[in-house]
Model confidence (mean pLDDT): 87 of 100. Large-subunit ribosomal RNA, domain VI from a Patescibacteria group bacterium, 251 nucleotides, folded computationally. Taxonomically the source falls in Bacteria candidate phyla (Bacteria).
Context: one part of a larger RNA
């Protein structure tokens, strides 16, 4: 820009992905074979590698979470804190992200037409012959089936609802498991979108102050305390104000 002005839901022409392998058990120590050995067919289980998704579990990371601790400087000193030293170092760790180091799922089954090949009936050619007429079986392959994209499929589709009395969309703003920016998604007071606050989860591991014991270092009690980033709910306290723009085809 086109497609009938818009919103939502869709059909699927067409395109893409996928298609793997092994071991074990049963059938069965059966068929077969003198024995040694040892099946087809069929039924089931487990796994490998690969791919997609995810974070409940196991782990990793987690530089604005918690604790311990060394040196030094500062807050007048003690106490208690803060800065710097790779995040000073060390031990843990929420959310998020993430791993054949974790979890879930997938390949299929099935249908149709076939290849090589195996057949039935059967003449030409009194026989024979799968083929000439006719008619079956048969592959990880082909067409479907599974998953994904898909009406610029210009043949531009369909359904429902709304619309000129405007429908609807955008700008702007609050944000996001969305993102380079656009875009996408959730919201904008008829509101839980983000922040704050409250509660909870979760992490750390028992704060400061005071008291008691000890000459003291320190220990104990108050205290499963105190503190706490991203998590889950609730709550309009703060911020999403007010407005503006686009949009009117055909009959």
């Nucleotide at each position: 820009c086109g497609u009938u002005g818009a919103a939502a839901c869709u059909u699927g022409a067409g395109g893409g992905a996928g298609g793997u392998c092994a071991u074990c058990u049963c059938u069965a120590g059966u068929a077969c074979g003198a024995g040694a050995g040892g099946a087809c067919c069929g039924a089931g289980a487990u796994g490998a590698a690969u791919g997609a998704g995810c974070c409940u579990c196991u782990g990793g990371u987690g530089u604005a979470c918690c604790a311990g601790u060394u040196g030094u400087c500062g807050c007048g000193c003690c106490c208690g804190c803060g800065g710097c030293a790779u995040a000073g170092c060390u031990g843990g760790g929420u959310a998020g992200c993430u791993a054949u180091c974790g979890c879930u799922c997938a390949g299929a089954a099935g249908a149709g037409a076939u290849a090589a090949c195996c057949g039935c009936u059967g003449a030409a050619a009194g026989c024979a012959u799968c083929u000439a007429a006719g008619u079956g079986g048969g592959a990880a392959g082909c067409u479907c089936g599974u998953c994904c994209c898909a009406a610029g499929a210009u043949u531009a589709g369909g359904u429902u609802u709304c619309g000129u009395u405007u429908a609807g969309a955008u700008u702007c703003c609050u944000g996001g498991a969305a993102g380079a920016c656009g875009a996408c998604c959730a919201g904008g007071u008829u509101g839980a979108u983000a922040g704050g606050c409250u509660a909870c989860a979760g992490g750390u591991g028992u704060a400061a102050g005071u008291c008691u014991g000890g000459u003291a270092a320190c220990a104990g009690a108050u205290u499963c305390a105190g503190c706490c980033g991203a998590g889950u709910a609730g709550u309009a306290c703060u911020a999403a104000u007010a407005g503006a723009u686009c949009g009117a085809a055909a009959a």